[in-house]
Molecule: transfer RNA
Organism: Microtus ochrogaster
RNA sequence: UAGCUUAGUAGGUAAAGUGCUUGCCUAACAAGCAUGAGGCCCUGGGUUCGAUCCCCAG
Numbered sequence: 001u002a003g004c005u006u007a008g009u010a011g012g013u014a015a016a017g018u019g020c021u022u023g024c025c026u027a028a029c030a031a032g033c034a035u036g037a038g039g040c041c042c043u044g045g046g047u048u049c050g051a052u053c054c055c056c057a058g
Base pairs, nucleotide, nucleotide: 003018004017005016006015012049020036022034023033024032042058043057044056045055046054
């Protein structure tokens, strides 16, 4: 660090719970089951072929 709460990686574009969408179920709602969308990781610099991961400042 996804709306919220949190994982994660001694560098190679990230996961879960809950919420939300849609469907099933129901007379209807809730619950339950299935499905889908949503984030490049506080901001700005630096190092590096490459940074959410290292360094500096806020």